[in-house]
RNA sequence: GCCUUGAUGGCCAAGUUGGUAAGGCGUAUCACUAGUAAUGAUAAGAUCGUCGGUUCGAAUCCGGCUCGAGGCA
Repeated sequence: GCCUUGAUGGCCAAGUUGGUAAGGCGUAUCACUAGUAAUGAUAAGAUCGUCGGUUCGAAUCCGGCUCGAGGCA
C1' cells in the first nucleotide's frame, strides 16, 4: 500500500433483502426479609464510530475518514 471484517445503552449482544432498535447482565424504585442476599414486579437508559450522499424514509444502501481484528505484498 491492497483485500476482508468489526464499531449498536455502563458491559455483552440481536436486528441481512430500508419503514420510528429485541434480549441478557448491571442500575433505580417497590414487594418479600429482623436485616442483607436471592426471588418477583415496575421503570429509566442507545438519533446505531464519525462526516457526507441516495431516498418520502437509512443501524441497514453508496463514498471519505478514525479505531480494532485477520490476510496479501
Transfer RNA from Blastobotrys adeninivorans, 73 nucleotides, folded computationally. Its Rfam family is "tRNA". The family's RNA type in Rfam is transfer RNA. The organism belongs to Blastobotrys, within Eukaryota. The prediction has a mean pLDDT of 82. The sequence is in RNAcentral, with records from ENA and Rfam.